[in-house]
Context: one part of a larger RNA
RNA sequence: GAUUGAACGCUGGCGGCAGGCUUUAGACAUGCAAGUCGAGCGGAAACGAUAAGAGCUUGCUCUUAGGCGUCGAGCGGCGGACGGGUGAGUAAUGCCUGGGAAUAUGCCUUAAUGUGGGGGAUACCUAUUGGAAACGAUAGUUAAUACCGCAUAGUCUCUACGGAGCAAAGGGUGGGACCUUCGGGCCACUCGCAUUAAGAUUAGCCCAGGUGGGAUUAGCUAGUAGGUGAGGUAAUGGCUCACCUAGGCGACGAUCUCUAGCUGGCCUGAGAGGGUGAACAGCCACACUGGAACUGAGACACGGUCCAGACUCCUACGGGAGGCAGCAGUCGGGAAUAUUGCACAAUGGGGGAAACCCUGAUGCAGCCAUGCCGCGUGUGUGAAGAAGGCCUUAGGGUUGUAAAGCACUUUCAGUUGUGAGGAAGGGUAUUGCUUUAAUAGAGUAGUAUCUUGACGUUAGCAACAGAAGAAGGACCGGCUAACUCCGUGCCAGCAGCCGCGGUAAUACGGAGGGUCCAAGCGUUAUUC
Numbered sequence: 001g002a003u004u005g006a007a008c009g010c011u012g013g014c015g016g017c018a019g020g021c022u023u024u025a026g027a028c029a030u031g032c033a034a035g036u037c038g039a040g041c042g043g044a045a046a047c048g049a050u051a052a053g054a055g056c057u058u059g060c061u062c063u064u065a066g067g068c069g070u071c072g073a074g075c076g077g078c079g080g081a082c083g084g085g086u087g088a089g090u091a092a093u094g095c096c097u098g099g100g101a102a103u104a105u106g107c108c109u110u111a112a113u114g115u116g117g118g119g120g121a122u123a124c125c126u127a128u129u130g131g132a133a134a135c136g137a138u139a140g141u142u143a144a145u146a147c148c149g150c151a152u153a154g155u156c157u158c159u160a161c162g163g164a165g166c167a168a169a170g171g172g173u174g175g176g177a178c179c180u181u182c183g184g185g186c187c188a189c190u191c192g193c194a195u196u197a198a199g200a201u202u203a204g205c206c207c208a209g210g211u212g213g214g215a216u217u218a219g220c221u222a223g224u225a226g227g228u229g230a231g232g233u234a235a236u237g238g239c240u241c242a243c244c245u246a247g248g249c250g251a252c253g254a255u256c257u258c259u260a261g262c263u264g265g266c267c268u269g270a271g272a273g274g275g276u277g278a279a280c281a282g283c284c285a286c287a288c289u290g291g292a293a294c295u296g297a298g299a300c301a302c303g304g305u306c307c308a309g310a311c312u313c314c315u316a317c318g319g320g321a322g323g324c325a326g327c328a329g330u331c332g333g334g335a336a337u338a339u340u341g342c343a344c345a346a347u348g349g350g351g352g353a354a355a356c357c358c359u360g361a362u363g364c365a366g367c368c369a370u371g372c373c374g375c376g377u378g379u380g381u382g383a384a385g386a387a388g389g390c391c392u393u394a395g396g397g398u399u400g401u402a403a404a405g406c407a408c409u410u411u412c413a414g415u416u417g418u419g420a421g422g423a424a425g426g427g428u429a430u431u432g433c434u435u436u437a438a439u440a441g442a443g444u445a446g447u448a449u450c451u452u453g454a455c456g457u458u459a460g461c462a463a464c465a466g467a468a469g470a471a472g473g474a475c476c477g478g479c480u481a482a483c484u485c486c487g488u489g490c491c492a493g494c495a496g497c498c499g500c501g502g503u504a505a506u507a508c509g510g511a512g513g514g515u516c517c518a519a520g521c522g523u524u525a526u527u528c
Stems, first nucleotide, its partner, number of pairs: 001528002004525001006524005013375006019368002021333001026331003030328003035078003040075002043071002047069002050065007085286003094211007103203002108199008116150001118148002125140006155164003170191006178185002212258003219249003224246008261283004265276004288309005311322004339365001341364003347361001348359004378408004388399004412469001414464005422455001425451011472517005477498003483512005493500002
C1' cells in the first nucleotide's frame, strides 16, 4: 500500500447493487417449510345450490334425494431420494484431472407387439369391546388401475434337443348401423397398463497422477497378499466363505498422531509464489448420539420405520410423545451477525387430462454505513478586508470572499398528480388443418372477447414551495502533508518505531490556525 462475512470509538443526508451466527454440529416455546389426483375405487362426514315434502312465526326451520357443485376420513397411484440447511466427521471409501469395463436407470423420446380369461380378500362402514392417552382387539359387510393364479408373447440359460422362470388394467369422451338382461356390449379417439429393442438422462464401480503438518511416530499387516471353487450384488472384486500358497506395504515416508470437507475460485503480488475456500456454482459427508434394515427406479431416507442411549414433555404411574445443521423466532455462548413480514404475479419443482392445488424453493419487502458504486449538503457576486476569536515587534497579521448583503438555481429529501415494463399464459366462443364414419373428442395454428402483479404510494415523468432538511473524523517532533499561544513541570500524560515531559514542550492537556480523507474517519484484528 492493498485486503476483510469483520468488531470497537466518534459521527451520520439519499439512492443502486451485493452481503449479514466466522463462536455452542448448544438447547429449543410457537407458526409455517410436501403434497396432490373423484378422469383409479367403494362412497358422502362437512359446506353450497336445486328439487320434493312437512311445519308454521310467510320467509325461515326441519326432513328426504350422491341426482348436482364438490369432498372429510379411507383403499389405491405418483411424489415425500428433488428442492432447502450445515461442515461435525473424513488426509482418502473424499475431491481434482485423465482414462476404463463387469452394470442399473421411474418419469421423457423413438419403434414393435400385446392389453385374453378367471379368483379370493381387505380398509372405510356396522356391532361388541380394551386403554387416561397414544393406539388397538374380535365378528360381519363391500370396491378398485389394490392383490393372486391360468393362457399367450417376449425374456434368460444351455450341449440350441431341451430347460428355467414368467406380463398386463382399466379410466374418460363420443357415436351411425347391429346386439342388449337397457347397466351396456360393439366401434372410434384419447389418457393409461404389460413386454421388448434403442436413445437420452442419472447413478453405481475400477485404475493412474495430484491433493496438509509431525521421524521427539520406523517398522506395519492373518481376510492380511494372491490363487481355485462357491455364495452374494444391478455389476467387477477377499465383498463373504471353504481349501491352497506365503505373501503384501514401507525413508519416493508405510503405520501412528495432530489438523482439515475438496474444487472452480477469492485476496495479495510485476511475476514466481504466499494466504484462503464467506457469498455464487460443482462434488462429498451429515440430519439429537450410535446401530439396522424395510419400501422403492432411486435411500440404508433432515420434516419415514425399528432398536439402544442422553435429554425434554404428557400420564389415571400401567404407559406414551418429541428431534429447527428448513424459514422466521427464543434462550445460551460471543467482540459480533437481521423480520415469529408479503406473494405464488414471474422462474422452477410435485401432483393432475385440465382448471387448479401445494411450494419459508423462489420472487419481493423489512432491519444493519457491513462493503462497493453514484449523488447531495448549494451557485454567482460580494472589502467597510465588518464584528468576534487567535497571534502580535502593538504598527499590524490571520480566520477571510469566509460571513452578512445582493442576484440566482432546486438535484436529492418533502407534497400532489400521472404512469410503463416485469404478462408469457388461462377461460369462453369460433375458423382452418390432422386424426375419425363424424364440426364427438383430442392435438395444432389463428380470430374475437373476458381475465391474471406480491413488489407497489414501483421505475420514470410533470407540477409546487423554499437555500430551504443534510459534515464529520483523525492528525500536525522525524518517518509523514500540516505551527503558534496558554496550562502543566520526569507530575499528569503520550507513544507504531525512534522517543517526548525535571519552568519558555511545534511530541502531554486546551485554544486558534493548518493538513489529509469525507458520509464517513480512526483504532484493533487477519492475509499478502
Notes: The part of an RNA shown here (small-subunit ribosomal RNA, 5' domain) has 528 nucleotides and comes from an uncultured prokaryote.